[in-house]
Molecule: Bacterial small signal recognition particle RNA
Organism: Pediococcus claussenii
């Protein structure tokens, strides 16, 4: 130094779990505002509230992200043995 076994470190990954993170996301049993309509008033107003619009909830998706676990292993490192070759 090659080859092998064995122990020890470190690294990514593969999985599970939580958390955060993008985007969709309620025909009706969410929330807000509610056009038009309506309903109460003499009037001023006030009411209740479809569609639409918006926030979002189950839940679905995104993620070289975090963190716990787990992994008959992959990689590099370190030691220690034996084979064996060369000085």
């Nucleotide at each position: 130094g090659c080859c092998u076994u064995a122990a020890g470190g470190c690294a990514a990954g593969g999985u599970c779990g939580a958390a955060u993170u993008u985007a969709c996301g309620a025909a009706u049993c969410g929330u807000g505002u509610c056009a038009g309509a309506u309903c109460c008033g003499g009037a001023a107003g006030g009411a209740a509230g479809c569609a639409g619009c918006a926030c979002u909830a189950a839940g679905u998706u995104u993620a070289c992200u975090u963190c716990g676990g787990u992994u008959u292993g992959u990689g590099c490192c370190u030691u220690a043995a034996g084979u064996u070759a060369u000085u």